[in-house]
Context: one part of a larger RNA
RNA sequence: GCCUACGAGUGACUCUUCCUGGCCAGAUUAAGCACGUGGACGUGCGGAGUCGAAGCGAAAGCGAGUCUGAACAGGGCGCCAUAGUCAGGGGGAGUCGACGCGAAACUUGGUGAUCUACCCAUGGCCAGGUUGAAGUGGCGGUAACACGCCAUGAAGGACCGAACCAGUAAACGUUGAAAAGUUUUUGGAUGAGCUGUGGGUAGGGGUGAAAGGCCAAUCAAACUGAGAAAUAGCUCGUACUCUCCGAAAUGUUUUUAGGAACAGCGUCACGGUUUGCCACCUCUGAGGUAGAGCGACCAACAGGAUGCGGGGGAGUCACAUCCUACCAACUUCUGAUGAACUCCGAAUGCAGGGGUGGUUAAGUGGCAGUGAGGGGCAGGGUGCUAAGGUCCUGCUCCGAGAGGGGAACAACCCAGACCACCAUCUAAGGUCCCCAAGUGUGUGCUAAGUUGAACAAAGGCGGUCCGGCUGCCGAGACAGCCAGGAGGUUAGCUUGGAAGCAGCUAUUCCUUUAAAGAGUGCGUAACAGCUCACUGGUCGAGCGGGGCGGGCGUCGAUAAUAAACGGGCAUCAAGCACAGCACCGAAGAUGUGGAUGAGACACCUUGUGUGUGUCAUGGUAGGAGAGCAUUCCAGUGGGGGUGAAGUUGUAGCGUGAGCUAUGGUGGACCGACUGGAAAAGCAAAUGUAGGC
Numbered sequence: 001g002c003c004u005a006c007g008a009g010u011g012a013c014u015c016u017u018c019c020u021g022g023c024c025a026g027a028u029u030a031a032g033c034a035c036g037u038g039g040a041c042g043u044g045c046g047g048a049g050u051c052g053a054a055g056c057g058a059a060a061g062c063g064a065g066u067c068u069g070a071a072c073a074g075g076g077c078g079c080c081a082u083a084g085u086c087a088g089g090g091g092g093a094g095u096c097g098a099c100g101c102g103a104a105a106c107u108u109g110g111u112g113a114u115c116u117a118c119c120c121a122u123g124g125c126c127a128g129g130u131u132g133a134a135g136u137g138g139c140g141g142u143a144a145c146a147c148g149c150c151a152u153g154a155a156g157g158a159c160c161g162a163a164c165c166a167g168u169a170a171a172c173g174u175u176g177a178a179a180a181g182u183u184u185u186u187g188g189a190u191g192a193g194c195u196g197u198g199g200g201u202a203g204g205g206g207u208g209a210a211a212g213g214c215c216a217a218u219c220a221a222a223c224u225g226a227g228a229a230a231u232a233g234c235u236c237g238u239a240c241u242c243u244c245c246g247a248a249a250u251g252u253u254u255u256u257a258g259g260a261a262c263a264g265c266g267u268c269a270c271g272g273u274u275u276g277c278c279a280c281c282u283c284u285g286a287g288g289u290a291g292a293g294c295g296a297c298c299a300a301c302a303g304g305a306u307g308c309g310g311g312g313g314a315g316u317c318a319c320a321u322c323c324u325a326c327c328a329a330c331u332u333c334u335g336a337u338g339a340a341c342u343c344c345g346a347a348u349g350c351a352g353g354g355g356u357g358g359u360u361a362a363g364u365g366g367c368a369g370u371g372a373g374g375g376g377c378a379g380g381g382u383g384c385u386a387a388g389g390u391c392c393u394g395c396u397c398c399g400a401g402a403g404g405g406g407a408a409c410a411a412c413c414c415a416g417a418c419c420a421c422c423a424u425c426u427a428a429g430g431u432c433c434c435c436a437a438g439u440g441u442g443u444g445c446u447a448a449g450u451u452g453a454a455c456a457a458a459g460g461c462g463g464u465c466c467g468g469c470u471g472c473c474g475a476g477a478c479a480g481c482c483a484g485g486a487g488g489u490u491a492g493c494u495u496g497g498a499a500g501c502a503g504c505u506a507u508u509c510c511u512u513u514a515a516a517g518a519g520u521g522c523g524u525a526a527c528a529g530c531u532c533a534c535u536g537g538u539c540g541a542g543c544g545g546g547g548c549g550g551g552c553g554u555c556g557a558u559a560a561u562a563a564a565c566g567g568g569c570a571u572c573a574a575g576c577a578c579a580g581c582a583c584c585g586a587a588g589a590u591g592u593g594g595a596u597g598a599g600a601c602a603c604c605u606u607g608u609g610u611g612u613g614u615c616a617u618g619g620u621a622g623g624a625g626a627g628c629a630u631u632c633c634a635g636u637g638g639g640g641g642u643g644a645a646g647u648u649g650u651a652g653c654g655u656g657a658g659c660u661a662u663g664g665u666g667g668a669c670c671g672a673c674u675g676g677a678a679a680a681g682c683a684a685a686u687g688u689a690g691g692c
Stems, first nucleotide, its partner, number of pairs: 001692006011096013026051003032045005055062002065077004099237002102234001106227006117201009126191001128160003131156001135152006164188003169184004203219001205215003240627006250263005264370002266367005276359010291344001292342002298338002301335005309327002311324004373398010403414003418594004423590003429584003432568003438581001441579005451570002459555003463552005469546002471543002480538005486511003491505003517532001521530002595617004600612004604607001628681001630678007638670002646665008
């Protein structure tokens, strides 16, 4: 992991609500007793008691009233306006283990020191080698000591190193040989040493050279019986079918935030339709948003004018007075800002009245679930006009929604799946191939594979196309080619030099000219030389003139596979733009047949009936309804050795759970119908047991 078996809303009592039945202003017996009986049964008796039929008051009490009160007032609760009760069954609640499994823990009583910690008593063990303290002896030495030397001696938490004890480092081992080991290596090895045997200390206790270590493979409180099915607002699991409806992730409060209570939203029953809801029209309202405005306030900004006041300076002290490229109030001109500004001010939305149309609520009661939401678009707050961010409001979708498109992709686009069909039409999106349908039509653009469905800026571009404007042009433009491009003069200054061309200065002049700068660039040390501006010729029609706007493109463009058109691939396109045609394309729509539900109508053999047409039938939590299957019981009626159940094939029936027939096997019990009762359905719980 698979298979088989087992495996989770049960029972008692009390309350509540619905259904069914009995009796009814009443309903009903309990214990107990009697009789009958196969019985846990039946029949009868038993009226104690309970509920209801009257309430109000704390009560005495009074009573359709009563309490408060001085009250005959007012007010509160009642009456007027009456249906209950008993039993059975369904839903739910409470108390109990209360759907099942699951703690860590707590309390109480015991069991443990054969492991291990420490202690007590009594025993045992430590190869071999080394070092050589004190003391002592001798000799030397001293006044005597001291001291020195040589011997002797044998000390030491002394040294080296086996046994023994330990466990340093590494490798191996890691479903091991082993629930802590093996190998090599290492530390101690006469000591605070190691060890045998017997004994002691016990769970908030022991013991601890202290690590929260150890106390029987268990220790920040051992193990075990019991309380005990502790509690678990938590996690997981919770078993057959079909049908109808179908949520929520919000508000308030919460030792509350992943839980609850009440409300909201769902469902079922009753109920009943001018009281509910929706749309449109119309009338009447409240309002200060969007916008706008600010010589209408408040706040605040930029520039100008004027210049109160101030600063600085002058004025012989003090004034007066004067000056000022400084600051600057008020006023004024121009422009302009504001969620917490408003002289203004919508559209929508909201509330109320009326009308029209549609719909079926409103209300009461039973039962819930939800109270982690999320994405998109729009209006905002917050944040960085960041976030798949966060917090509101409105709509929507996912949630609980399948299908088609988007390469893939909950919420983007299209579209809401009752079932069947090898029928038709479309939506979004597509039509070269993968891949259903155009290598379709017309006109342009793009050369970048731009592009062909993720996405990019400031800025740059004599890329190319288009449209206006403007300049030049048969008195010959533009480009090319031929020719000229001169003189004063090497302008002046500067400088070693400066001659058009290092630099500076300049009304940068004048002359000859068709034209030619005191010179556009290259060049020289400086000249020279080449060239340009400008002019003539040739050529023959627009300009390879300028500017503005637009289309497509180009650079800007850096991330880990070639790796971001889905791919192949595509260039008058299979790219981009515009126009128009055809086709494909979904569970959409249509067609045909069928099923179920709801309400309507009709019919009759009034039934859970039949027929007709209409509408509906996605669905999580959840509510409601109808069924299938299993075991047992009662009754009725059956099958079975001429072969029951079980099992294994085949065929048929039913929307389904399932059912029926029959062959094989099997060898003794088993169905049907009408009712009843449950140990009543398994895929999941790291479920339990067994098998493989």
This is a predicted structure of a 692-nucleotide part of an RNA (large-subunit ribosomal RNA, domain II) from Nibrella viscosa. The coordinates come from a structure-prediction model, not an experiment, and the mean pLDDT is 84. The full RNA is in RNAcentral, with records from ENA. It matches the Rfam family "Bacterial large subunit ribosomal RNA". NCBI's taxonomy places the organism under Bacteria, Bacteroidota, Cytophagia, Cytophagales, Nibrella.